Context: one part of a larger RNA
RNA sequence: UGACGGGGGCCCGCACAAGCGGUGGAGCAUGUGGCUCAAUUCGAUGCAACGCGAAGAACCUUACCAGGGCUUGACAUGGAGACCCUUCGGGGGCGGGUGUGAAAGCAUCCCUUACUCACACAGGUGCUGCAUGGCUGUCGUCAGCUCGUGCCGUGAGGUGUUAGGUUAAGUCCUGCAACGAGCGCAACCCUUGUGGCUAGCUGCCACCUCCAAGGAAACGCGGAGAGCACUCUAGUCAGACUGCCGGUGACAAGCCGGAGGAAGGUGGGGAUGACGUCAAGUCAGUAUGGUCCUUAUGCCCUGGGCUGCACACGUGCUACAAUGGUCGAUACAAAAGGACGCAAAACCGUGAGGUGGAGCAAAUCCCCAAAGUCGGCCCCAGUUCGGAUUGAAGUCUGCAAUUCGACUUCAUGAAGCUAGAAUCGCUAGUAAUGGCGCAUCAGCUACGGCGCCGUGAAUACGUUCCCGGGCCUUGUACG
Numbered sequence: 001u002g003a004c005g006g007g008g009g010c011c012c013g014c015a016c017a018a019g020c021g022g023u024g025g026a027g028c029a030u031g032u033g034g035c036u037c038a039a040u041u042c043g044a045u046g047c048a049a050c051g052c053g054a055a056g057a058a059c060c061u062u063a064c065c066a067g068g069g070c071u072u073g074a075c076a077u078g079g080a081g082a083c084c085c086u087u088c089g090g091g092g093g094c095g096g097g098u099g100u101g102a103a104a105g106c107a108u109c110c111c112u113u114a115c116u117c118a119c120a121c122a123g124g125u126g127c128u129g130c131a132u133g134g135c136u137g138u139c140g141u142c143a144g145c146u147c148g149u150g151c152c153g154u155g156a157g158g159u160g161u162u163a164g165g166u167u168a169a170g171u172c173c174u175g176c177a178a179c180g181a182g183c184g185c186a187a188c189c190c191u192u193g194u195g196g197c198u199a200g201c202u203g204c205c206a207c208c209u210c211c212a213a214g215g216a217a218a219c220g221c222g223g224a225g226a227g228c229a230c231u232c233u234a235g236u237c238a239g240a241c242u243g244c245c246g247g248u249g250a251c252a253a254g255c256c257g258g259a260g261g262a263a264g265g266u267g268g269g270g271a272u273g274a275c276g277u278c279a280a281g282u283c284a285g286u287a288u289g290g291u292c293c294u295u296a297u298g299c300c301c302u303g304g305g306c307u308g309c310a311c312a313c314g315u316g317c318u319a320c321a322a323u324g325g326u327c328g329a330u331a332c333a334a335a336a337g338g339a340c341g342c343a344a345a346a347c348c349g350u351g352a353g354g355u356g357g358a359g360c361a362a363a364u365c366c367c368c369a370a371a372g373u374c375g376g377c378c379c380c381a382g383u384u385c386g387g388a389u390u391g392a393a394g395u396c397u398g399c400a401a402u403u404c405g406a407c408u409u410c411a412u413g414a415a416g417c418u419a420g421a422a423u424c425g426c427u428a429g430u431a432a433u434g435g436c437g438c439a440u441c442a443g444c445u446a447c448g449g450c451g452c453c454g455u456g457a458a459u460a461c462g463u464u465c466c467c468g469g470g471c472c473u474u475g476u477a478c479g
Base pairs, nucleotide, nucleotide: 001479002478003476004475005474007473008472009471010470011469012468013467015463016462019426020425021424022423023422026318027317028316029315030314031313032312033311034309035308042053043052064304065303066302067301068300069299070298073121077120078119079117080116081115083092084091085090095110096109097108098107099106100105123293124292126291127290128289132287134282135281136280137278139276144183145182146181147180148179149178150159151158152157163174164173165172189270190269191268192267194238195237196236197235198234199233200232203228204227208225209224210223211222214219241264244258245257246256247255248254324378325377326376327375328374329373330372337366338365341360342359346355347354348353385416390411391410392409393408394407395406396405432455433454434453435452436451437450438449
């Protein structure tokens, strides 16, 4: 000087407490371990591996296994000889049939400019993440980490950065042998909340005009024009700064209360991750040193496997019901996607879906939320709860759904009656709950991931304790 302490002091965090909902019990989905296997490819392993790499394993992917094949090779550069064009520098090009075969390939023939040769080399998802770059996780969006000069100390070092207040913050103030500065904090960026202006192929009939179902009339469902008032869209500007008032404080920084305001003290959310730690992760994204293979550890193909199942664990979905199930009627979104695409009406089918093809490169078309509300039935039961499993018949994608796809209909109806020890998330438009969309993608094992909107709580006395962290201080047989 650091690290550590079942040493001390101060402080913070869904850390505890106060609450709400889960996991742990059931069935299923998914990942992992284990077992099995010809192979069940590889990696990730406390927090920080385990719905992770994988934003899509039937073939392909694919790296694994069995079998069949190729050897200058699936791919690159260079050389030589044939061929064609040539401005003589150079440039160009790689066909088809038959047999065999599961295919790749092999054999052979024909036409032809579309072949051959030997070698340098190619190739490797082989190994080493403890040789590396790059990228990433983590402590942690925690408030820290340092430097120049000066001063102190023989020196390692110290000071500054400690102290008294204060803050979300090494944030700011005061003091001080320190005075300054840098990386972090904050601000600048995006978005959301209010308003003004500009613009109107969306919206509105608000106001005005016209047409107009209906109505005795008044009126007027609906349509069009004009318009840009409102909503909205998207550009620009304003707005919040402890600026104002009172109290408190050390005449400070600030804190408490109030006014005005759409918003108040960082307004909400995002992006942004200091010096470093873990020889953390990745040689299988790519790059790359070394090393190994070179008729194979390279390359091609067919089939299989990655989906195997006594079991164990993680993460989820669906439930166990009446705040519910079911049937009928009916209301209100946002964001996103669409041309090898999204697809309306109409018709067929109980349905998945099929026929069809209007419209749309989209504020114009596709385009329709569900919880909710109203009404009927069920009457507490393994049920009109629950839907696993299984049988039959189908639909769609695709060359092909047996291993191994999704969906539909009919039948079948399992476990499950709220879950031990233990354990997780969350402080507000949050938790909980309801649906909608997108990426990947032919299709899909998506109940995953990433977004969007609807409905919308409870609780926080407090910091004794558990966990993690920050600052100061103390002890040390540790570095």
Small-subunit ribosomal RNA, 3' major domain from a metagenome, 479 nucleotides, folded computationally. The prediction has a mean pLDDT of 81. RNAcentral holds the full RNA, with entries from SILVA.